[in-house]
This is a predicted structure of an 89-nucleotide RNA (c-di-GMP-I riboswitch aptamer) from a Desulfobacterales bacterium. Of the family's consensus pairs, 94% are formed in the model. Its mean pLDDT, the model's own confidence on a scale to 100, is 76. It matches the Rfam family "c-di-GMP-I riboswitch aptamer". Gene Ontology term of the family: cyclic-di-GMP binding.
RNA sequence: CAAGCUGAAGAACAAACCUUCUGGAAGGUUGGGAUGUAAAACUGUCGGCCUGAGCUUUUUAAGGGAUUAUGGCAGUGAGAGAUGGCCAU
Repeated sequence: CAAGCUGAAGAACAAACCUUCUGGAAGGUUGGGAUGUAAAACUGUCGGCCUGAGCUUUUUAAGGGAUUAUGGCAGUGAGAGAUGGCCAU
C1' cells in the first nucleotide's frame, strides 16, 4: 500500500419505544434509549418508496373522489467523490 473484516481493542453513529417542539400529511427536531453498523458518517447521481397541502379535474347540501412533488425518506438498490478503525491473517 492492497485485500479482508470470522474474532479482538479504542472511537463514531444509532433501530424499536418513550418524550419536546414543528408540519396539512409523509416527515423533521429535542432529550432519553441501545436492536445493530467498517462506513448504519459526509457530498452528489440514477432508480425506488412515502405523503398529497396547493394546482387541475370530478361530484356535492356539507363533504368526498381522481391526479400531481414543488414536500419528504434510506438501518432501500446501484455507481461516483472525498474521509475513516484494526491486531491476528